Context: one part of a larger RNA
C1' cells in the first nucleotide's frame, strides 16, 4: 500500500447492487418447510336450508353432496434446502478403465395386453388402555395380491461366425416364466335390436424387449498439510483354490492351503484440516485462504442395524441401545431446527416468528389445479462496493467576533451578511409501468386418426384470463437554500505551527523517542493538512 463475512470509538442525508452466527455439530417454545391423484378403488358425513308427520320431546324425506373426510392403491418423499462434526482418504482434482456393472420417470422402435381365483383395510359390532395405541368377529372393491396360457429375456447343452477376462451374434433343444385397466366418443363390423354392450375407435396407462439420453456404482496412473523429539508395522494380515454375497471385479465374507505384504522414494503412530473451481495479495514466481456463487464428498441428538425402493442403509421414514427434554392414572408413552423465521446460551460480533406462488424451477395430476420458507420479493444493519447531494454566481467598509502580535498590524476571509439565481435528493400532489410467456375455455380454418362429418390429437388466427413486489420504478407539477459534515492528524519517518496550561507530574507513543519552567511530541484553543458519509483504532493475510 492492498484486502476483509470483520469488531470497537466518534459521526451519520439519499439511492442501486451485493452481503450478514467466522463462537456452542450447544439446547430449543411456537408456526410453517412434501405432497398429490376421484380419469385406479370401495365407503361416505355434518352445520345450514326446506317439506311432511308429531305424543311438541322429536322423527323421516329432499338439497347441502357423491362434497368434506379418513382408508386401500399409484407416483413422489434418495430432488430441492442446511451444516462442515468426521475424513490426510481413490475423499477431492485431473486423466483414463468397466470384455466386472445398474439406471424409475423421459425419448424412439418392436411384440403383446388372453383366462381365472382368494383375500383385506375403510365401514359396522365388540373388547383392552389414562394416553399413545392395540386385540377379536362379520362384510366389501381395485391399476392391491395370487394362479393358468402364450412370448421375449435369462441359464444350460449342441453346432457355427466375429472376437479373446464372464464380449457380440445365428440356429436347434431343455428348463424358466408377463400383463391392468381407466376416460371420451360412436354404431361400420359382431351380439341383443328404441340405443347399448363383453363390439369399434381415440387417448392415458400396463407387460416384455432393442436402442438412446440422463444419473449412478466400482477400479486405476499422477497430484493433494505438519511432526523422525513417531522406525519399524501387519493374522483376514499378503497370495492361492473352492464357495457365499452383490447390479458388478474383489478377503467383501467363509472353509482349506501357502507365508507372505508395507517401509528411509518415510510405513506405522500423532497433530491439524472437508476438497476443487475460485478469493486476496504480488510485476511475476510465489505466499495466504476455501464466506457468499458453482461442482463434489461427508453428516442429520450420539452409536449400531436393516426394511422399502431403480436408487437410501434414508435430515422433517423404521428398529435397538445411550444421553437429554416432556406427558403420565406410575402400568407406560412422546421428541430430535446443521430447513425458514424465531428463543435461550456462548460471544467483540451477525437480521423479520414478513408477503407471494405473479415469474423461474421442482413433485403429483389428462387437465383445471394443488403443494413448494426452493425461489421471487419486501424488512433490519454505512457490513462492503458504486453513484448523488449537503448549493451556484456576485459580494471589501477586508464588518462583528475569535486567535496571534514586534501593538504598526496579521489571520480565519469572499469566508459571512447582502444581492441575483438554480432545483439533484428528501417533502407534497397528479399520472403510472416493463417483468405475462402461457395454460385452460370458446369460435373458425387446415391436417392426422377412424367406418365416421363423432371423439381425440396437432398447427394457425381471434376473443377471454393471470403481478407478491406496488400505486413501487419512472414522468409531470408545486414549494423551498430551505432538512443534510464529520473524523483523524500537524517532532522525524509523513502533508500540516503558534499561544496558553502542566512541570520526569499528568500524560503520549507504530519505531526513533517526548515531559525535570520558554514542550511545534502531554491537555486545551486558534490556525493548518488529509480523507469524506464516513474517518480512525484493533485483529488477520499478502
Nucleotide at each position: 500500500g492492498a484486502a476483509c463475512g470483520a469488531a470497537c470509538g466518534c459521526u451519520g442525508g439519499c439511492g442501486g447492487c451485493g452481503u450478514g452466527c467466522u463462537u456452542a455439530a450447544c439446547a430449543c417454545a411456537u408456526g410453517c418447510a412434501a405432497g398429490u391423484c376421484g380419469a385406479a378403488c370401495g365407503c361416505g358425513a355434518a352445520c345450514g336450508g326446506u317439506u311432511u308427520c308429531u305424543u311438541c320431546g322429536g322423527a323421516a324425506g329432499c338439497c347441502u353432496a357423491g362434497u368434506a373426510g379418513a382408508g386401500u392403491g399409484g407416483c413422489g418423499c434418495a430432488c430441492g434446502g442446511g451444516u462442515g462434526a468426521g475424513u490426510a482418504a481413490c475423499g477431492c482434482g485431473u486423466a483414463a478403465a468397466u470384455a466386472a456393472u445398474c439406471u424409475a420417470c423421459c425419448c424412439u422402435g418392436g411384440u403383446g395386453u388372453c383366462u381365472g381365483g382368494g383375500a383385506u383395510a375403510a365401514c359396522c359390532c365388540u373388547c383392552c388402555g389414562a394416553a399413545a395405541g392395540g386385540g377379536g368377529g362379520a362384510c366389501u372393491a381395485a391399476u392391491a395380491c395370487c394362479g393358468g396360457c402364450u412370448a421375449u429375456a435369462u441359464a444350460c447343452u449342441u453346432a457355427g461366425a466375429c472376437a479373446u477376462a464372464g464380449g457380440u451374434u445365428u440356429a436347434a433343444g431343455u428348463a424358466g416364466g408377463a400383463a391392468a385397466g381407466g376416460u371420451g366418443g360412436c354404431c361400420u363390423c359382431u351380439u341383443c335390436u328404441u340405443g347399448a354392450a363383453a363390439g369399434c375407435u381415440a387417448u392415458c396407462g400396463c407387460a416384455c424387449u432393442g436402442g438412446g439420453a440422463u444419473g449412478a456404482g466400482u477400479u486405476u496412473g499422477c497430484g493433494u498439510a505438519c511432526c523422525a523429539u513417531u522406525a519399524g508395522c501387519u493374522a483376514g494380515u499378503u497370495g492361492g483354490u473352492g464357495g457365499g454375497g452383490u447390479a458388478a471385479a474383489g478377503g467383501c465374507c467363509c472353509a482349506c492351503c501357502a507365508a507372505g505384504g508395507c517401509u528411509a522414494c518415510g510405513a506405522u503412530g500423532g497433530u491439524u484440516a472437508g476438497c476443487g473451481g475460485g478469493u486476496c495479495u504480488g510485476a511475476g514466481a510465489g505466499g495466504a485462504u476455501g464466506a457468499u456463487c458453482c461442482g463434489u464428498c461427508a453428516c442429520a441428538c450420539u452409536g449400531g442395524c436393516a426394511c422399502u425402493g431403480g436408487a437410501a442403509c434414508a435430515c422433517g421414514g423404521g428398529c435397538c441401545a445411550g444421553a437429554c427434554u416432556c406427558c403420565u392414572a406410575c402400568g407406560g408413552g412422546a421428541g430430535g431446527c446443521a430447513g425458514c423465521a424465531g428463543u435461550g446460551a456462548g460471544g467483540a460480533a451477525u437480521a423479520u416468528u414478513g408477503c407471494g406462488c405473479a415469474a423461474u424451477g421442482g413433485g403429483g395430476g389428462c387437465a383445471g389445479c394443488c403443494c413448494u420458507g426452493a425461489c421471487g420479493c419486501a424488512g433490519c444493519g454505512a457490513c462492503g462496493c458504486c453513484g448523488c447531494g449537503u448549493g451556484a454566481g456576485u459580494g471589501a467598509g477586508g464588518a462583528a467576533g475569535g486567535c496571534c502580535u514586534u501593538c504598526g498590524g496579521g489571520u480565519c476571509g469572499u469566508a459571512a451578511a447582502g444581492c441575483u439565481c438554480u432545483g439533484u435528493c428528501a417533502g407534497a400532489a397528479g399520472g403510472g409501468a416493463a417483468g405475462a410467456a402461457g395454460u385452460g375455455c370458446a369460435a373458425u380454418a387446415c391436417g392426422g386418426u377412424u367406418a365416421a362429418u363423432a371423439c381425440c390429437c396437432g398447427u394457425a388466427u381471434u376473443g377471454u384470463u393471470u403481478g407478491a413486489c406496488g400505486g413501487u420504478a419512472c414522468c409531470u407539477u408545486c414549494a423551498a437554500a430551505g432538512g443534510a459534515a464529520g473524523c483523524a492528524c500537524c517532532g522525524g519517518c509523513u502533508a500540516a505551527c503558534u499561544c496558553c496550561g502542566u512541570g520526569c507530574c499528568a500524560g503520549c507513543a507504530g519505531c526513533c523517542g517526548c515531559g525535570g519552567u520558554a514542550a511545534u511530541a502531554c491537555g486545551g484553543a486558534g490556525g493548518g493538512u488529509g480523507c469524506a458519509a464516513g474517518c480512525g483504532u484493533u485483529g488477520u493475510u499478502c
Molecule: small-subunit ribosomal RNA, 5' domain
Organism: uncultured bacterium